[in-house]
Model confidence (mean pLDDT): 82 of 100.
Transfer RNA from Araneus ventricosus, 73 nucleotides, folded computationally.
Rfam family: tRNA.
RNAcentral holds the sequence, with entries from ENA, Ensembl Metazoa and Rfam.
The same sequence occurs in records of 11 taxa.
Taxonomically the source falls in Araneus (Eukaryota, Chelicerata, Araneomorphae, Orbiculariae).
RNA sequence: GUACCCAUGGUGUAGUGGUUAUCACAUCCGCCUAACACGCGGAAGGUCCCAGGUUCGAAACCUGGUGGGUACA
Repeated sequence: GUACCCAUGGUGUAGUGGUUAUCACAUCCGCCUAACACGCGGAAGGUCCCAGGUUCGAAACCUGGUGGGUACA
């Protein structure tokens, strides 16, 4: 340099055009316990990497950029 893949709460993820963006772990609160852990219940936390475009409507489709990965050179 070229091609392809990836970017979504703190971490890991689901979501292939229309609901309030999903789940697990972690965090906080309550129950349980002598206490801790486990377990049970609840809560907070993401305007979906950035900009533009298409569309009645975009996390999703298109273009460019940024960052990461793989292969080739």